Predicted 3D model of a 524-nucleotide part of an RNA (small-subunit ribosomal RNA, 5' domain) from Salegentibacter salegens. Its mean pLDDT, the model's own confidence on a scale to 100, is 84. It matches the Rfam family "Bacterial small subunit ribosomal RNA". Rfam links the family to the GO terms ribosome and structural constituent of ribosome. Lineage of the source: Bacteria > Pseudomonadati > Bacteroidota > Flavobacteriales > Salegentibacter.
[in-house]
Context: one part of a larger RNA
């Protein structure tokens, strides 16, 4: 000297753009953060409109008729977003290959298809049980929910043949034969689903070179362990997982054990070579109270899903039950130490939906904090009788404060106050037109802003609203007096203070930085 997600002391006028629990993977009150769709379903608890009755004339009732729609049943999502870094020394990550051993909903895309039938269930209705969560019997009903059956081949599986290719197992194309497997409709009739199946695209899966801290005061270690055959499992290869057989496998090029840790892009810091870190953003991983275990499903062993079990908490009518903030704010603990129980879907992105729209603590703002980085201000020009006060000294005298002040003149960044006032809106939809052909572009109009009455721009007014901190023996820029008297007290090293202390406390003066400026700590 630089450099921090700091902190603490003194001390603060203002914007911009960022950062903001580093300690308790410690407990967590209260909101909220994942729904959507009536153009799949039966069907109406509330709302609304419409119609009826009734008649006390402004209430009553009654009708799925219409708009919608609570709870149900289906369908998609809920595996993404968003969090946090315990766990791991690993193909975990980086990085470069390889799948001739895989999967991939929704999208693109090819080629065909959507025929016929059933039997339940939720929900409603009726009895009940229970303090509650919550549950049982009975009766009836629907559907894109579920089975049965028909057609299918360029699909899957078995035999067979030809021809190409290759990277060992083999792969691909034709081809003939046998088996085996589909759907689902809905209404405004316009179009949106459904089933097979082709290529693609997108996400993931898996193998493999290389590379990835310390410690030998850890030197032997390892029974599914190593390899083979054989089933079984998987999307898929394999000891994944089983029988058997056979003794292998790994190690001074450091196994094994032990300690620390998420890994990377990157970011300090240096001239490099290094040496240090691994917050924000971005990709990977992990892993959601603690262990464990699988169901749905395309895809999860699942953060706001189930089950088991443990701790902790709450409730209870003692029979029993509910819970998981490492989502967003927020609360106690714990620490030197980190905010707000804020607004909006306007934008940008996801989710369902034909579609208007819903939902979105993702995401866009705004709040609060000098925690940073970077800009602005705190006047500016004249002005010497070098005033007065202070402080100094060789003291009728000078020096320093210091052009500093008064005094003149100017300016308004900025602060106030007033008026205008945005960009960020393109879109969807809805009316017109156009083009092509019949739902698509294109074009024109109409509409949609949390921030925000914000930036910004203008007037008005007045130097008016705005400085400090540390330091002054050397190192290291900056010195005199007083006070104290090895006391007090200083202090990063030397070291200073014992009666003239440039070191200690004060005060004039000076130096250096400035909205900061010193210390602490930790890195080069």
């Nucleotide at each position: 000297g630089g450099a921090u997600g700091a902190a603490c002391g003194c001390u603060a006028g203002c914007g911009g753009c960022a950062g903001g629990c580093c300690u308790a993977a410690c407990a967590c009150a209260u909101g909220c953060a994942a729904g959507u769709c009536g153009a799949g379903g039966g069907g109406u608890a509330a709302c609304a409109u419409u119609g009826g009755u009734g008649c006390u004339u402004g209430c009553a009732c009654c009708a799925g008729a219409u708009g919608a729609c609570g709870a149900c049943c289906g369908g998609c999502g809920c595996a993404c977003g968003g969090g946090u870094g315990c766990g791991u020394a690993a193909c975990g990550c980086g990085u470069a290959u390889a799948c001739a051993a895989c999967c991939u909903a929704c999208c693109u895309u090819u080629u065909a298809g959507c025929a016929g039938g059933g039997a339940a269930u939720a929900g409603c209705c009726c009895a009940g049980g229970g303090a509650a969560a919550c549950u049982u019997g009975g009766a009836u009903u629907a559907a894109u929910g579920c089975c049965c059956u028909a057609u299918a081949g360029u699909a899957u599986g078995g035999u067979g043949a030809u021809c190409u290719c290759u990277c060992c197992u083999g792969a691909g194309a034709u081809u003939a034969u046998c088996a085996u497997u589909a759907a689902a409709c809905a209404u405004u009739u316009a179009u949106g689903g459904c089933u097979a199946u082709u290529a693609g695209a997108u996400g993931g899966g898996u193998a493999u070179g290389c590379g990835u801290c310390c410690u030998a005061u850890u030197a032997g270690u390892u029974a599914g362990u190593u390899g083979g055959u054989a089933a079984g499992g998987u999307a898929a290869c394999g000891g994944c997982u089983u029988a058997c057989c056979a003794a292998g496998g790994c190690a001074g090029c450091g196994a094994u054990a032990g300690g620390u840790a998420g890994g990377g892009g990157u970011c300090c810091u240096g001239a490099g070579a290094g040496g240090g870190a691994g917050a924000u953003c971005c990709c990977c991983c992990a892993c959601a109270c603690u262990g464990g275990u699988a169901c749905u499903g395309a895809g999860a062993c699942a953060c706001g899903g189930a089950c088991c079990a443990g701790a902790c908490u709450c409730c209870u009518a003692c029979g029993g039950g509910a819970g998981g903030c490492a989502g967003c704010a927020g609360u106690g603990a714990g620490g030197a130490a980190u905010a707000u129980u804020g607004g909006a879907c306007a934008a940008u992105g996801g989710g369902c939906g034909a579609g208007a729209g819903c939902c979105u603590g993702a995401u866009c703002c705004a709040g609060c904090c000098a925690u940073g980085c970077c800009g602005c201000g705190u006047g500016c020009a004249g002005g010497a009788a070098g005033a007065c006060u202070g402080c100094c000294c060789u003291a009728u005298g000078g020096g320093u404060u210091g052009u500093a002040a008064a005094c003149u003149g100017c300016u308004u960044u900025u602060a106030c106050a007033g008026a205008g006032g945005a960009a960020g809106a393109a879109c969807c939809a809805c009316u017109c037109c156009c083009a092509c052909g019949u739902g698509u572009g294109g074009g024109a109009g109409u509409u949609u802003g949390a921030c925000g009455g914000u930036a910004c721009u203008c007037u008005g007014c007045g130097a008016a609203u705005a400085a400090g901190g540390a330091u002054c023996g050397g190192c290291u820029a900056a010195c005199u007096c007083c006070g104290u008297g090895c006391c007090a007290g200083c202090a990063g090293c030397c070291g200073c203070g014992g009666u003239a202390a440039u070191a200690c406390g004060g005060a004039g003066g000076a130096u250096c930085c400035a909205a900061g400026c010193g210390u602490u700590a930790u890195c080069c």